[in-house]
Context: one part of a larger RNA
RNA sequence: CGUGGAAACUUGAAGAGGCCCUUCCUUAGUACGAGAGGACCGGGAAGGACGAAGCUCUAGUGUACCGGCUGUUCCACCAGGGGCAUUGCCGGGUAGCUAUCUUCGGUUAAGAUAAGCGCUGAAAGCAUCUAAGCGCGAAGCUGUCUCUGAGAUUAGGUUUCAUAGACUGGUUAGAGAAUAUGACCUUGAUAGGCCGUACGUGUAAGCGCAGCAAUGCGUUGAGCGGAGCGGUACUAAUAAGUCGUUUGA
Repeated sequence: CGUGGAAACUUGAAGAGGCCCUUCCUUAGUACGAGAGGACCGGGAAGGACGAAGCUCUAGUGUACCGGCUGUUCCACCAGGGGCAUUGCCGGGUAGCUAUCUUCGGUUAAGAUAAGCGCUGAAAGCAUCUAAGCGCGAAGCUGUCUCUGAGAUUAGGUUUCAUAGACUGGUUAGAGAAUAUGACCUUGAUAGGCCGUACGUGUAAGCGCAGCAAUGCGUUGAGCGGAGCGGUACUAAUAAGUCGUUUGA
């Protein structure tokens, strides 16, 4: 830019991917074979690699969470803290992200075939799968399965609307380099704050008691807390503007 304008939902031309492999049990030590050995077909159970999704479990990370420890410096001193030392070092760890973890997938018809195996059958009184005709036959082809998909210019269809709608701007995250996408914009839970809670850490400070003291005990599963969950308009999403439509046949 096109498909007349708008929104939502779709059809599927076409394209891409996938359809993988192994072991064991059974059939059966059967068929076969002198024996050694040892099946087809069918049924069942595991596993590998690969792929997709996910974070309930397991595990990792988790430099704005909690605790312990050292040196030094600062807060006048004590106590308690802040800074720096690789995040100073160490022990844990929510959300998110992740795999080694979890769940799932490669199934099954059908069709046309390859090599091959046939039926009927002449040319060629026989024979012959082939010349006419008919059948079986593969992890391969089409299709079944998954994904993209109407610029499929043959530009499709359905529904609703036409004072339709879209964008800018703002608060933002299930999104993210920018853009895009999604949520929300006071008729509001979109983000922050606050409240509660889950969860993490592990019993804060102060005070009291015991002890000469180090320290211990009590108050106390305390105090503190990033992202989770539920709530709450306290703060910020104000006010508005631009395009488009009000047509085409």
Molecule: large-subunit ribosomal RNA, domain VI
Organism: Patescibacteria group bacterium